[in-house]
Context: one part of a larger RNA
This record gives sequence, structure tokens and C1' cells, in this order.
RNA sequence: CUCUCGUUAAGGAACUCGGCAAAUUGACCCCGUAACUUCGGGAGAAGGGGUGCCUCUGCGUGUGAAUGUUAAUCUACAGGAGCAUGCGGAGGUCGCAGAAAACAGGCUCUAGCGACUGGUUAACAAAACCACAGGUCUCUGCUAAGUCGAAAGACGAUGUAUAGGGGCUGACGCCUGCCCGGUGCCGGAAGGUUAAAGGGAGAAGUUAGCGCAAGCAAAGCUUUGAACUGAAGCCCCGGUGAACGGCGGCCGUAACUAUAACGGUCCUAAGGUAGCGAAAUUCCUUGUCGGGUAAGUUCCGACCCGCACGAAUGGCGUAACGACUGGAGCACUGUCUCAACGAGAGACCCG
Repeated sequence: CUCUCGUUAAGGAACUCGGCAAAUUGACCCCGUAACUUCGGGAGAAGGGGUGCCUCUGCGUGUGAAUGUUAAUCUACAGGAGCAUGCGGAGGUCGCAGAAAACAGGCUCUAGCGACUGGUUAACAAAACCACAGGUCUCUGCUAAGUCGAAAGACGAUGUAUAGGGGCUGACGCCUGCCCGGUGCCGGAAGGUUAAAGGGAGAAGUUAGCGCAAGCAAAGCUUUGAACUGAAGCCCCGGUGAACGGCGGCCGUAACUAUAACGGUCCUAAGGUAGCGAAAUUCCUUGUCGGGUAAGUUCCGACCCGCACGAAUGGCGUAACGACUGGAGCACUGUCUCAACGAGAGACCCG
């Protein structure tokens, strides 16, 4: 010096990203317990008091000896000594201390997120992530939909729409606005387009024949092939947002100023409603005001100019819960001012 452990004057978080670590608290009995609340809870809230041993004494519980009565050969009833044990009262006694050792919650206030119990990155992350009951949309009428499998077949399910599959949301409370133009999905079928197939107009090659020649050219065969008839789909018509998604700009205006309930205009499918808001979202920004501190880029309460919140990719609240995250206080401490001493084990030195 390192590791593990013990103690420490005065101070008590000044340490530090952060009270990380350590310390405090700790058992049982009694008293006593707030806001809030889904009336269950919150609660072990918080905060107080008691606890050993000896003697005497009161009460309870268990067991049950003498003895008495009865019965008559061993039964019943009464009876309560002694012993064991528990609770209380009075007096005394020892210690620093009586839960004397060991084991055994620190507490409170506040905000965020997630309702909760649960699950997760085996070996850096346990969380605000996943799941969850609950909500909603959608598919599925049973040889179900869906999934696995070239198939047989199996699962779904020995279930049957109060069932099963899939998507999103995520207890509960109050709610969930506007847009169907694009995309998707559902429905429609008049018209347009349109495959195979049907259909064969026509064309080309070949050559009997005709022609002096150039050439023309039937039938057959071969190769092609127009019109027309052809479903679904697409175009088209309509619906649909707890489907994918989206939810404006400029200018002017009130008798101080400022602001604009109001007006004009352009664009759009429609221009963001309720609620919330410098937020796990705010760039400017340590916004401004208030609170807390002597001093506060964090925190809490407001404001609204929302760069770039917003309603099941849910919005806003919410008791309870959390090894979650931020802030504050009390208690407590070697975290620190600032270090010291001690125990054990190493390192190191000598042999």
C1' cells in the first nucleotide's frame, strides 16, 4: 500500500452525477394514528409508553390428594390440598443498558411514468419495455375461419358466435371531435377496358392451270390471322376512421397603447373540438412570474408565443401498488472537512 472488518473529538451530505456505501430504524404488548380513497384501503401511517430478577398478593386455566355422603366389592356425587401454567397489583433489588447477546422496517412530503400481482435482454440494462383483466374493430355457420403439411392428415375442438382466429388499445372514472379527396377494405353492377377459348374476314408460301413474256392463279396443304362473343380484376358508382392516414395561409379592424370577439381574401377532402401544455414533447431557453434556498440550468405552482401536444399509434384524471425516475424535509452517519488508531488476510523485505 491492497482486501475484509471494528472504533472515532467537533461538525453532519459540506462528499458525489446521485446519500453510492455506511449508519439510523428493527421483536412483542399497550396507547395512538392525517390528507386522500375505488370505502377494501391508506396503516406497522406518523408519534408515544412498557419489557430483568426477588418477595408478597389477586384472578384464570389444567391436573387433582385427604375427607364426606351414597353404593356394596368397587361405583357415583361432593370436595378442594399440592403441582404445572398464564395474566394483573404492591413492595424490594442489580446494572451503562432488562427485545441487555444473535436474528428482526429508517420515516415523511411532492412530481413523472406504468393501474395492479406477474414476465424480460442465461453472463453490463428489470424499466416508463412485454404481458395483463377490461374496451373496441374485424373474420368465422362448422368439412368454420386460421395454422402446420406437395399429400394423407393434424391442430383449431371431441369446441359451435356467451365459441374460435386476427388487429389495435390497455384497471377504473370523465370522454373519444372534424375530414372518405388519396390508399386499404366492404358493397354495387349500367357502361368502358380485358385473358384463355370460340370465331374465322383477310394475308403469305406452295402449284394444277392460263399467258409469248412479265406475271396471274382454283382446290388442297402449310403458316398466319381482323371484326365479333369472352369472366374476375381495373376504370366507374357508393359506403367505411377504436381502417392506413390528415386535421391551413395572408391582410385588415375597438375613442391611449396593446390586443382582436369582428371582416375580407386565397387554398383544402377537412382545416385541431374537449382536455392538456417550456411537457419523458419547447429549438430560441437557465422563456416569464410565483414558491422553496443565503445562493436553485434541477424541482413544484402558474402563464400560453404548442420551433414540432391532442383524443383507443387513445386524451385528461385517478385511490392502491413499484429493488422504477426527478425534487424536498426529519432522523442518521468516516460520504466528506481530514484523517487517526486497531483486528485478520495479502503484497513487500530478510532467512
RNAcentral holds the full RNA, with entries from MGnify. Large-subunit ribosomal RNA, domain IV from a soil metagenome, 351 nucleotides, folded computationally. Its mean pLDDT, the model's own confidence on a scale to 100, is 88.